This is a predicted structure of a 526-nucleotide part of an RNA (small-subunit ribosomal RNA, 5' domain) from an uncultured prokaryote.
Context: one part of a larger RNA
RNA sequence: GGAUGAACGCUAGCGGCAGGCCUAACACAUGCAAGUCGAACGGUAACAGAAAAAGCUUGCUUUUUGCUGACGAGUGGCGAACGGGUGCGUAACGCGUAUGCAAUCUACCUUUAACUGAGGGAUAGCCCAGAGAAAUUUGGAUUAAUACCUUAUAAUAAUAUUCAUUCGCAUGUUUGAAUAUUUAAAGCUUUUGCGGAAAAAGAUGGGCAUGCGGGACAUUAGUUUGUUGGUGAGGUAACGGCUCACCAAGACUACGAUGUCUAUGGGGUCUUAAAGGAUGGUCCCACACACUGGUACUGAGACACGGACCAGACUCCUACGGGAGGCAGCAGUGAGGAAUAUUGGGCAAUGGACGCAAGUCUGACCCAGCCAUACCGCGUGCAGGAUGACGGCCCUAUGGGUUGUAAACUGCUUUUGUACGGGAAGAAAAAUCUCUACGUGUAGAGAACUGACGGUACCGUACGAAUAAGGAUCGGCUAACUCCGUGCCAGCAGCCGCGGUAAUACGGAGGAUCCAGGCGUUAUCC
Numbered sequence: 001g002g003a004u005g006a007a008c009g010c011u012a013g014c015g016g017c018a019g020g021c022c023u024a025a026c027a028c029a030u031g032c033a034a035g036u037c038g039a040a041c042g043g044u045a046a047c048a049g050a051a052a053a054a055g056c057u058u059g060c061u062u063u064u065u066g067c068u069g070a071c072g073a074g075u076g077g078c079g080a081a082c083g084g085g086u087g088c089g090u091a092a093c094g095c096g097u098a099u100g101c102a103a104u105c106u107a108c109c110u111u112u113a114a115c116u117g118a119g120g121g122a123u124a125g126c127c128c129a130g131a132g133a134a135a136u137u138u139g140g141a142u143u144a145a146u147a148c149c150u151u152a153u154a155a156u157a158a159u160a161u162u163c164a165u166u167c168g169c170a171u172g173u174u175u176g177a178a179u180a181u182u183u184a185a186a187g188c189u190u191u192u193g194c195g196g197a198a199a200a201a202g203a204u205g206g207g208c209a210u211g212c213g214g215g216a217c218a219u220u221a222g223u224u225u226g227u228u229g230g231u232g233a234g235g236u237a238a239c240g241g242c243u244c245a246c247c248a249a250g251a252c253u254a255c256g257a258u259g260u261c262u263a264u265g266g267g268g269u270c271u272u273a274a275a276g277g278a279u280g281g282u283c284c285c286a287c288a289c290a291c292u293g294g295u296a297c298u299g300a301g302a303c304a305c306g307g308a309c310c311a312g313a314c315u316c317c318u319a320c321g322g323g324a325g326g327c328a329g330c331a332g333u334g335a336g337g338a339a340u341a342u343u344g345g346g347c348a349a350u351g352g353a354c355g356c357a358a359g360u361c362u363g364a365c366c367c368a369g370c371c372a373u374a375c376c377g378c379g380u381g382c383a384g385g386a387u388g389a390c391g392g393c394c395c396u397a398u399g400g401g402u403u404g405u406a407a408a409c410u411g412c413u414u415u416u417g418u419a420c421g422g423g424a425a426g427a428a429a430a431a432u433c434u435c436u437a438c439g440u441g442u443a444g445a446g447a448a449c450u451g452a453c454g455g456u457a458c459c460g461u462a463c464g465a466a467u468a469a470g471g472a473u474c475g476g477c478u479a480a481c482u483c484c485g486u487g488c489c490a491g492c493a494g495c496c497g498c499g500g501u502a503a504u505a506c507g508g509a510g511g512a513u514c515c516a517g518g519c520g521u522u523a524u525c526c
Base pairs, nucleotide, nucleotide: 001526002525003524004523006522007521008520009519010518013378014377015376016375018373019371020370021336026334027333028332030331031330032329035078036077037076040075041074043071044070047069048068049067050065051064052063053062054061055060056059085289086288087287095213096212097211098210099209100208101207104206105205109202110201111200112199115196116195117151118150119149120148127140128139129138130137131136157182158181159180160179161178162177163176164175167172187194188193215261216260217259222252223251224250227249228248229247230246231245232244233243234242264286265285266284267283268279269278270277271276291312292311293310294309295308314325315324316323317322342368344367345366346365350364351362352361353360354359381412382411383410384409391403392402393401394400395399417463418462419461420460421459422458426453432447433446434445435444436443437442438441470515471514472513473512474511475496476495477494481510482509483508484507485506491498492497
C1' cells in the first nucleotide's frame, strides 16, 4: 500500500447494489416451514342448494333424503429421500481430476411392440359396548376399493441343462437354437381421456473400484489377528473378509506405517509483475450431520432434520398408574460475546409436490423492514464582489501580516428538498369465449382475465440557496507552524523518542495539511 462477513470512537443528507451469530453442533416459549388427489373407495361431521313432510307468524322455522355442489375424519395412490439449514465428525477414494464396471440399480419421463381373463376372503371408517386423568386403547357386529389374496394365459423375462458361435489380458463374454420349470395386471370417467401389468431400449440420477493430487509433529518407529491371502458358503442391486467355517502365515512401514494434534474438500477469494503465500463467509458442486449413541422398517431411492424403535441426558404434563418433546428450516427468545437484522407481505413471477383440470400447498423463492457493514454514484451551490470591512490570531506594534473573495452585497441555477398532479415494465401462459384446419379432440389464430412489491420507480408543475460536513493529523519517517499554559508534573508515543521555565512532540487557541458521508483506532492476511 491492498484486503475484511469485521468491531470500537467521533460524525452523518440521499440513492443503487450486495452482505449481515465468525462466539455456545448452547437451551428453546409461540406461530408458520409438506402436502395433494372425490376422475381410486366406502361414505356424510360441517357449509350451500334441491326435493319431501310438519308447524304456522304465508315465507320462514324444524325434520328427513348423499339427490347435487362440495367435503371433516378414514382406506388407497403419489410426494414426503427434493427443496431449506449447519460444518459436529472426517487427513478418508471424503473431495478434485482421469479412467473402469465382462461386478451394478434407477420411481416419475420418452420410444417400441404384445397384454389387461376368472374368482375370493377380509379390514379401516360408520354403529354398539367398554378401559383410561390424558396420550391412547379393547371387544362385538357390519361394509368398499386402483388395498390384499387365489387362479388362467404369457415372453425378447428369470432359473437350470445341452449344442453351435463372436470377442477379450484373465475370471469370462456376445449371438443363435432346443428342452424343462417359474412369474402379471385395475379399474375410474363428464366417453374425451386418465390409468394398470410384463419386456426391450433411451434419458436422468445413483452405487462400486482404481491411478494421481491435497495439513502439522519422528520430542510418535514399529503396527496388525478378520489382521494378509486361499477354498467353500451366506449376504448384497453389485465386486469384495462384507460376514462365517476351514487352511496357510502373511500384510503395512524411513518414498514415514502406527499414533497424536488440527481441519469438511473443490470451483473460487485476497495479495503479488510473476512465482509464491494466505484463505474457503456470501454464490455453485460434492460430502457429512439433524438432542447424544445404536437399530432396522417402508420404499425406485433413506438406515430418513419437521418418520419408527431402543438406550441416555435434559425439559414439560400427570388424577403418580403413566405420557409428551427435539429450530444446525423462517421469524423470534434467553445465554455466550467486541459483534451480526422483522415473531413482516405475497404466491404476481421463477421453481417444486399432487391433480385431467380448475386449483391447493410451498418461511424454496420474489419482495418489503433494520444496519454507513462493503462497493459505486449524487449532493451540501455557481458567477461576480477589496474600503482587502468587523471580529479572531500573530508581529520588529501610531503600523503590518493572516483568516480572505472568505463574509456582507448583486445576479443565476434547482440536482436534492417540500407541496401538488400523472404513473409503469416486470404478464405471458394456463383456464374461459370466438374463429379456422382437419385426423372430431388435437393444433393454430384472436379476444378478454391475472402484480405482493406499489400509487413504488419514473415523469411533470410550483417554491426557495433554500434541507445537508465532518474526522484525523501538523518533531523525523510523513503533506502540514506559531502563540499561550504546564515545568521529568500532567501527559504523548507505530519506531526513533518528547516533557526537569521560551516544548513546531503534552493541553488549549489561531492557522495549515490529508481524506471526505465518512474519518481514525484495533484485529487478521499478503